[in-house]
Context: one part of a larger RNA
Parts: sequence; C1' cells; structure tokens
RNA sequence: GAGUAACGAUAAAGGGGGUGAAAAACCCCCUCGCCGAAAGACCAAGGGUUCCUGUCCAACGUUAAUCGGGGCAGGGUGAGUCGACCCCUAAGGUGAGGCCGAAAGGCGUAAUCGAUGGGAAACAGAUUAAUAUUUCUGUACUUCCGCUAACUGCGAUGGAGAGACGGAGAAGGCUAGGCUAGCGCGGCGUUGGUAGUCCGCGUUUAAGGUGGUAGGUGGGUGACUUAGGCAAAUCCGGGUCACUAUACACUGAGAGCUGAUGACGAGUCCCCAAGGGGAUGAAGUAGUUGAUGCCAUGCUUCCAGGAAAAUCUUCUAAGCUUCAGGUUAGCGGGAAUCGUACCCCAAACCGACACAGGUGGUCGGGUAGAGAAUACCAAGGCGCUU
Repeated sequence: GAGUAACGAUAAAGGGGGUGAAAAACCCCCUCGCCGAAAGACCAAGGGUUCCUGUCCAACGUUAAUCGGGGCAGGGUGAGUCGACCCCUAAGGUGAGGCCGAAAGGCGUAAUCGAUGGGAAACAGAUUAAUAUUUCUGUACUUCCGCUAACUGCGAUGGAGAGACGGAGAAGGCUAGGCUAGCGCGGCGUUGGUAGUCCGCGUUUAAGGUGGUAGGUGGGUGACUUAGGCAAAUCCGGGUCACUAUACACUGAGAGCUGAUGACGAGUCCCCAAGGGGAUGAAGUAGUUGAUGCCAUGCUUCCAGGAAAAUCUUCUAAGCUUCAGGUUAGCGGGAAUCGUACCCCAAACCGACACAGGUGGUCGGGUAGAGAAUACCAAGGCGCUU
C1' cells in the first nucleotide's frame, strides 16, 4: 500500500416474544421469499461417532455467537425371514503332481478361490431424546433335527429335465397412483356477496391363506419296442400301435372372500412442568383416469444367434433290502456369527477449505403440457455464517 480488496452463487427478508454480560445471525410465534425429477425421501460406495442429551465458548466457524458437523461428559445401533457369512459358478486368480526355463521364474491338469450373476422364508400397526421388516402387539412363512403314526424301493460325485438368459416392435389385461362424486365431522364470514350447485378436513388398512380368472405354453393317455444319453435305468430321446380332440396338463398378473368384531382414523373431552400426556372415536363407499410398474424371462419379428454351475424334480449303478432310507400327517426343539447409529448429489464421500466442481441405484404428487421440458404449487426442506 491499507484498515483498502475480500468475507465463496443476487433464493430475501421484516416484526414480536424468550434466553443471556452481550442477540441482524441461537430458541419460539406471525408474515415474506426460494427449491419441489429437488435444494424432498431411501439405499450402495466411501466416511467412522459426525447420531441423541446435558454443559462450555479459549481455539475451529472467513463477522458476533448464548449457536454448531467445535471442546468436555453421558447415552444410543437388539434380526431364523434385510444384507453379509453360507451353497454355486463367470471373466480372472492361485495351482499338488506335470511341462518349460542359467537363476528369478513362466505355463498349466486335478483341485481351490473369485459377484458385478443364480440359490429357503415377514408383513401391518405401535413405540424411543436417539434403533427398528431387528423391540412390542397382531397375523404369517421357511428350513433342519428328534419322536410318534400310516404308507412305502431307497440309494450318486453318474444320466435326464428344469434352472437358462439377445436386440427391436406392437397390441391386450391389470394394479400403484391421481381425480371426481357420495358419505362423515366441522364452519357461516369484522370488506360488497356467501345456508349454498358453498368452504375446510377425513374417507386408510399389509404379508399370508383360499381359489385359479384375463392371458401364455404344450396335443394328451396307455401298451410294445430300442440307434442313442461312456455302465444301468421304469428317466430323457427315437420308433410302432390303440384310444381321444379342445379337453387335459403346466404356468399366470389382478379381482373377490379372508386376514380385520382387529389396527388406523378427522375431530371432541380432560390434564399439563406448555415439551407433551391421557380418554374417546364418525364416515371409512362408488365411478372415472391410469403408468416408464406387474402379467412378461410372454407374443411378433430380426441377425450379429445372445453365461455357467449349484439348488430343485426324476432315473437307475455299486450297495442295502424285518434295518437303513423315502413320502405324508401330528407333536416338540433349533436357526449361530457379523453389519444395523448418522451423512449419502453432500458442510460428514473424492477435490489441502464448512470449496459455485465430481459421485452409481430407487421413489418421484397437483394444475397446464406430448413430456422426467417449462411455469406455479403439495408433502418435505431451506433463505446459501458478515
């Protein structure tokens, strides 16, 4: 230089009350403004206590601070069903023996790891200052083991089926959600009108069980036979014959009934330390619209022809065959361990910062609109720390 530039998006503040040594910034109330395919909500990754409560204000916060993601102390994360672990494999890794190589080491069989994929099962309501598909209430479901009863060819590391899959397009059936009416409860205008075709609020309920609809796929049943499936087979597949002709089988959203004489529920009443707590509880229907969600891994079509294995079902081999084993039903028992707080388009992650940058997935309401554009709003959240 200079007490100058700057104080990090021009979304915006104003008033009253409280606390306090002190209030533009903290808390409460009223008004105003901003976002609203987000600047709301929920996860994964990453972070790791930042969560909640009390207390403190030196430093940190681009200012003040009574406030804070700051200091100190205490508290907080509850699972058979969510995720991991577990079973299974992909690319790829490791790799007994083995092959190669001066050495280090390279390759690779059996095998063993390896999810970003496949594989059993839970929903609704309530509750905490802070957790909840985890606690509680109610109603469910899965799997394994044991016992009992009835019936019974059981048995795998092997065979077969299934698992099991691409792009694009079109039509249909539904539901979530929305809207309207009806119904229930409340209101009647401090400014002209408002007892009405008026206004406000509410009209919510799951998994599971039952049954098998719109639709999709396949012809089906029985007998005999045997090229094949490395052996066998009653299984799969091939062949022959008979019967049958839209039945039958498999699959399949949704709706109905049940779950629910329950829960929730606008409001009303009572208490209050003003934060809240308790009691009671109306209506709880219909129509319409309608998805990018479900039926659907469907259907049609195209060429570039679109994982594997386990689980599951079935078949037999060795073997066992008053045993063991299997199926069904009833009863009893088990389901360990780890994660679970909080942030998550961000002041908590990656950017040296409370940084106008970056960061995968899910939900995504109303009016206008083709629309997830745009504008204004709801729920909810903020006014970006001079």
RNAcentral holds the full RNA, with entries from ENA. A computed fold for a 386-nucleotide part of an RNA from Shewanella cutis, annotated as large-subunit ribosomal RNA, domain III. Its mean pLDDT, the model's own confidence on a scale to 100, is 85.